[in-house]
Molecule: transfer RNA
Organism: Terriglobia bacterium
Order: sequence, then structure tokens, then C1' cells
RNA sequence: GGUGCGGUAGCAUAGUUGGCCUAAUGCGCCGGCCUCAUAAGCCGAGGAUCGGUGGUUCGAACCCACCCCGCACCA
Repeated sequence: GGUGCGGUAGCAUAGUUGGCCUAAUGCGCCGGCCUCAUAAGCCGAGGAUCGGUGGUUCGAACCCACCCCGCACCA
């Protein structure tokens, strides 16, 4: 330098036939219940507008372009 894959809450992922997604699940964090207390268990609350900027569209996490970052392969 080229090609492919990926970037979604603190972490790990799902969602990719564009519209019930102003976004789901688990763990963690916080509060409560239980306990002498901790763990386990149960209940509740909060947290991402989807890597960035543009574009297409009535409508974009989802399509397109460029850029940034990570991984793999090729040179």
C1' cells in the first nucleotide's frame, strides 16, 4: 500500500428484508428485601441516540462516499 471483517450502555453481545428500534439481553455499578453479617437469591432504578462527517430517503444502527481505530490475510 491492497483486500476482507469489525467499531452499538462500564464490559460482552443481539438487532443488518430501512418504518411496531426515541434501541434488546447478560454481567457489573447503584438502591431495596433477605441475613447477626457477607455471599447467593429476589425486587427496582439508571445508563448507549449506534466510531466520525456528509449523502440517499417521507423515514437510516441498518444503504452509499470519505475519514479514524482494531483484527486477519496479501504485497